[in-house]
RNA sequence: GGCCGUGUAGCUCAGAUGGUUAGAGCAUGGGAUUCAUAAACCCAAGGUCGUCAGUUCGAUUCUGACCGCGGCCA
Numbered sequence: 001g002g003c004c005g006u007g008u009a010g011c012u013c014a015g016a017u018g019g020u021u022a023g024a025g026c027a028u029g030g031g032a033u034u035c036a037u038a039a040a041c042c043c044a045a046g047g048u049c050g051u052c053a054g055u056u057c058g059a060u061u062c063u064g065a066c067c068g069c070g071g072c073c074a
Base pairs, nucleotide, nucleotide: 001073002072003071004070005069006068007067010026011025012024013023019057028044029043030042031041050066051065052064053063054062
């Protein structure tokens, strides 16, 4: 340099063929329980969906470029 994959919550990951409010588990905070702690239980908070453009009435989703990461080839 070329090709492929990937980027979504603090972490690990889902997410439909474009349309209601973007989700789960863990972690965190609170509650309840307990003599106390942990576990299990209830609740909550936490997201510019990598960036910029394009298409569209509408983009996390489709397209392009760029950036980061991983792999293959040279």
A computed fold for a 74-nucleotide RNA from a Phycisphaerae bacterium, annotated as transfer RNA. RNAcentral holds the sequence, with entries from ENA. Rfam family: tRNA. By type it is a transfer RNA.